[in-house]
Context: one part of a larger RNA
RNA sequence: GGCGCACGGGGGAUGCCUUGGUAGCAAAGGCCGAAGAAGGACGUGGCAGGCUGCGAAAAGCCCGGGGUAGGUGCCUAACAACCGAAGAUCCCGGGAUAUCCGAAUGGGGAAACCCGCAUGGAAGGAAAUCCAUGCAUCGCUUAGUGAAAUUAGUAGCUAAGCGAGGGGCACGAGGCGAAGUGAAACAUCUCAGUAGCCUCAGGAAGAGAAAUCAAAAGAGAUUCCCUAAGUAGCGGCGAGCGAACGGGGAAGAGCCCAAACCUAAGCUGUGUGAUAGCGGCCAGGCGUUGCAGUUUAGGGGUAGCGGGGCACAUACGGAGCCGGCUGGCAACAGGCUCAGCUAGUUACAAAACUUGUACAUAGCCGAACUGCAUGGGAAGGCAGACCGAAGAAGGUGAAAGUCCUGUAGGCGAAAUGUACAAGACUAGCUGGUAUGUGACCCCAAGUACACCGGGACACGAGGAAUCCUGGUGGAAUCAGGGGGGACCACCCUCCAAGGCUAAACACCUUUGCUAACCGAUAGCGCAUAGUACCGUGAGGGAACGGUGAAAAGAACCCCGGUGAGGGGAGUGAAAUAGAACCUGAAACCGUGCGU
Numbered sequence: 001g002g003c004g005c006a007c008g009g010g011g012g013a014u015g016c017c018u019u020g021g022u023a024g025c026a027a028a029g030g031c032c033g034a035a036g037a038a039g040g041a042c043g044u045g046g047c048a049g050g051c052u053g054c055g056a057a058a059a060g061c062c063c064g065g066g067g068u069a070g071g072u073g074c075c076u077a078a079c080a081a082c083c084g085a086a087g088a089u090c091c092c093g094g095g096a097u098a099u100c101c102g103a104a105u106g107g108g109g110a111a112a113c114c115c116g117c118a119u120g121g122a123a124g125g126a127a128a129u130c131c132a133u134g135c136a137u138c139g140c141u142u143a144g145u146g147a148a149a150u151u152a153g154u155a156g157c158u159a160a161g162c163g164a165g166g167g168g169c170a171c172g173a174g175g176c177g178a179a180g181u182g183a184a185a186c187a188u189c190u191c192a193g194u195a196g197c198c199u200c201a202g203g204a205a206g207a208g209a210a211a212u213c214a215a216a217a218g219a220g221a222u223u224c225c226c227u228a229a230g231u232a233g234c235g236g237c238g239a240g241c242g243a244a245c246g247g248g249g250a251a252g253a254g255c256c257c258a259a260a261c262c263u264a265a266g267c268u269g270u271g272u273g274a275u276a277g278c279g280g281c282c283a284g285g286c287g288u289u290g291c292a293g294u295u296u297a298g299g300g301g302u303a304g305c306g307g308g309g310c311a312c313a314u315a316c317g318g319a320g321c322c323g324g325c326u327g328g329c330a331a332c333a334g335g336c337u338c339a340g341c342u343a344g345u346u347a348c349a350a351a352a353c354u355u356g357u358a359c360a361u362a363g364c365c366g367a368a369c370u371g372c373a374u375g376g377g378a379a380g381g382c383a384g385a386c387c388g389a390a391g392a393a394g395g396u397g398a399a400a401g402u403c404c405u406g407u408a409g410g411c412g413a414a415a416u417g418u419a420c421a422a423g424a425c426u427a428g429c430u431g432g433u434a435u436g437u438g439a440c441c442c443c444a445a446g447u448a449c450a451c452c453g454g455g456a457c458a459c460g461a462g463g464a465a466u467c468c469u470g471g472u473g474g475a476a477u478c479a480g481g482g483g484g485g486a487c488c489a490c491c492c493u494c495c496a497a498g499g500c501u502a503a504a505c506a507c508c509u510u511u512g513c514u515a516a517c518c519g520a521u522a523g524c525g526c527a528u529a530g531u532a533c534c535g536u537g538a539g540g541g542a543a544c545g546g547u548g549a550a551a552a553g554a555a556c557c558c559c560g561g562u563g564a565g566g567g568g569a570g571u572g573a574a575a576u577a578g579a580a581c582c583u584g585a586a587a588c589c590g591u592g593c594g595u
Stems, first nucleotide, its partner, number of pairs: 002595008015582001016546002020518002022515009031167002039101003042055003046079001049075003061095006070083003106115003116135007137164009171202001172200005182189001186236001212219002223250005233241002254500003261299010277286002280329005304478001306443004310438007318338005339430006353423009363411003369384004385402002387391001393405003449473008459485001480495005533540002553581001556568004
């Protein structure tokens, strides 16, 4: 030195465990902000470094409710000083306070700082200091004031009121819009209208009540899911892209305007002195009251078996009162009161409130077991019982229906919020509706449509309909117009060029539950951390879990540097469980013995 045996060191694999994650299901909730947000800085404790909480009233103050014997948050034990059955700590609801920065808004600024002005106050106070309130900009409305030119209450200025500004992981709508890649190269194409940037909104958003589909039969707004179907198609017919009709479900809700016409008012134009006008008839009276255009307001009206207006005809009658210059008659438009009916605050008008119920935000009640032996310890074994609308689960010295927390099943809110119902309230109808006749009027215009250039449609210009629109032209009003995949006819179907609209659907959070999901190189980056650390910065970004049932965490003695470490002693079931602590593999390093 090799090999073997034994015993160690080192190291932290493996096994077991789980405080943490992952994925999903169900339910509930969903915007915050000038009344100063989100996010921070700095403070705040008897001693106080970090976290958490809070804000100079500072781990807290007040009120209400719950709850019960302890408490002064966590790492974190002690000490000191206190609080608590006159109910503390704790939990829930409401309120008070809430420094400085930050949209940051009195001015400035290198965020958390500096400097003001006005009024009032602390005092006697126009110094200095402190306190309170106000003082940014923009938009809209109203009021006041008000300019040279020449004139209008215009521009501007001032004030008051209302609003905006900024933030929000993801989800949504719109605008702009790649490339790596694939096509085994690459240009059309693909990736992809994706990523990214911007604008805007909400608890959802968007869409939405057919100028839709269909096909000889019909359906009946939108959205989402399953299917149709990887079909029909599109495609350097390459790579690839990829519907719809129809069927089955979730949910379900429908409405308002523009116009014709009527009324009133304003403006502009025009117009007679005798007839237009003053709702009808008779009598009187008035008289730039009329007519046309236009604007504003109110009424009217909303459709595709076309609808509406106007005119005419027919039918139909809750009550009372007033009733268009005057009187009378009639009682039409319109108005008021009562009564009846209907509807309603998510659209169809709109606001605040009361009561009740349910739910949420604290909680409460809640059955039934003992003995023996083993053992450090019984829940395991043995023996005999019991409960069960509860034999889910977790914990307890090992494996517990009956020990603890719970579970099944029940109960509970002063306060705040949500939903629903009723009341109150509000709105509407009850003489204007119905039917019929009338090509008298209206039915959304630089629109539809055509052509040129693009884009969207699964559809790449194709036979290319349909939708959007930059350019050039440019209709019709129901005897009208659009669509049915070039186009034409017939037929069918639907009414564009105005608007609103809940639910089903997306995402996030919370709570509960689940898992042939992970178990510390796994699972989120994080068993917690966006920390340590790196970077000028944008930004990048870790690692580290386990003594024991219980600290009972080793008093005392010895060696040693008043060490580190170790040897005794003691604790413990165990100390080769001794804090570098469960198990403790391998590499690697040793000691003894054998050969």
Molecule: large-subunit ribosomal RNA, domain I
Organism: bioreactor metagenome